[in-house]
RNA sequence: AACAGAGUAGAAACCGAUGCGUGAAGUGCCUCAAAGAACGGGGAGUUGUCUUGGGGACGAAGGGCUUUUGCCUGCGGUAGCGGUUUCGCAUCCCGCUGUA
Numbered sequence: 001a002a003c004a005g006a007g008u009a010g011a012a013a014c015c016g017a018u019g020c021g022u023g024a025a026g027u028g029c030c031u032c033a034a035a036g037a038a039c040g041g042g043g044a045g046u047u048g049u050c051u052u053g054g055g056g057a058c059g060a061a062g063g064g065c066u067u068u069u070g071c072c073u074g075c076g077g078u079a080g081c082g083g084u085u086u087c088g089c090a091u092c093c094c095g096c097u098g099u100a
Stems, first nucleotide, its partner, number of pairs: 002099004010087007018079002020076003029056004034052004041094004062073004
């Protein structure tokens, strides 16, 4: 030099317990603007990702018991947490392991 491989942040699905909403917030969708953040061990890093803010469209599932704020049971593309499984550098350079 060559070939092969490992590893991050994180993402998704399912499960569990705990919440929130059900007097409609949240989720999802469109749009605008700037600011910020993260992106294998090191460096760089986008037109990609995430967060925050403005505007817009769409839109819902409650019921029973109790009798005064609780209990039970549903519902929501609901929130964070834990577990399992799967996926996992945007990209570029260097490094690491194996062939050795």
The RNA shown here (THF (Tetrahydrofolate) riboswitch aptamer) has 100 nucleotides. Its Rfam family is "THF (Tetrahydrofolate) riboswitch aptamer". Rfam links the family to the GO term tetrahydrofolate metabolic process. It was read from a public genome assembly, where an Rfam model found it. Its mean pLDDT, the model's own confidence on a scale to 100, is 75.